Record summary
Predicted 3D model of a 74-nucleotide RNA (c-di-GMP-I riboswitch aptamer) from Desulfogranum marinum. It was read from a public genome assembly, where an Rfam model found it. Its mean pLDDT, the model's own confidence on a scale to 100, is 86.
RNA sequence: AAUAAGAAAAGCCAAACCUGCCGCAAGGUGGGGACGGAAAGCUGCGGGUCAUUUAUGAUAGCCGAGCUGCCUUA
Numbered sequence: 001a002a003u004a005a006g007a008a009a010a011g012c013c014a015a016a017c018c019u020g021c022c023g024c025a026a027g028g029u030g031g032g033g034a035c036g037g038a039a040a041g042c043u044g045c046g047g048g049u050c051a052u053u054u055a056u057g058a059u060a061g062c063c064g065a066g067c068u069g070c071c072u073u074a
Base pairs, nucleotide, nucleotide: 003074004073005072006071012037013036017032018031019030020029021028022027035061041067042066043065045064046063047062048059049058050057051056
C1' cells in the first nucleotide's frame, strides 16, 4: 500500500422525548438526552414513504446504487 473481518481496546455518531429558533407542513437546526449504528459520513441517481403554497419540498437512522474515510486484527 491492497484485501478481508469487526472479538477486544481507544474513540466516533446519535433515535424517541424535552426545549429555543426556522418552515403552511413534512421536516431542519442549536442545547439536553441515548434507542441504536461498523460507514447512522457524503450524494435526492432509482424506488418507497411523508408533507402541501398544487407547484414544489422532505426523508441518506426506509431499501438499492455511487463516492470517500478512521481504529484494531489477520